[in-house]
RNA sequence: CCGCCUGCCUCGGGGGGGCCGUCAUCGGCCUGAGAUGUAUGCAUGCAUGCGGACCCGUUGAACCUGAACCGGAUUAUGCCGGCGGAGGGAAGGCGGAUGUGCCGCGC
Numbered sequence: 001c002c003g004c005c006u007g008c009c010u011c012g013g014g015g016g017g018g019c020c021g022u023c024a025u026c027g028g029c030c031u032g033a034g035a036u037g038u039a040u041g042c043a044u045g046c047a048u049g050c051g052g053a054c055c056c057g058u059u060g061a062a063c064c065u066g067a068a069c070c071g072g073a074u075u076a077u078g079c080c081g082g083c084g085g086a087g088g089g090a091a092g093g094c095g096g097a098u099g100u101g102c103c104g105c106g107c
Stems, first nucleotide, its partner, number of pairs: 001101001002099002005096006011057004017030005036051007063088003069082004
């Protein structure tokens, strides 16, 4: 110097869907690691900010795009499979242990 294993610090990325009753709000069901609290704006469902939990950070299938995609199942839905190891996608620092693998120096 390199390989393997590992600790700590600081930081970053991401999503929040479908169905039923009531249709205000609240409750229940499905998948999932996770189906969210609050504020503001527009105007009732979205958008944005902040926060909690959870997942993920290049060894990157967290997540996004293609996609209002294709096939299957379902009351319904990214629910399952395909698309697909396709295109994108967020990390730096300081240590420990070990192999004696490589290089150099001394005897």
Molecule: TPP riboswitch aptamer (THI element)
Organism: Pontivivens insulae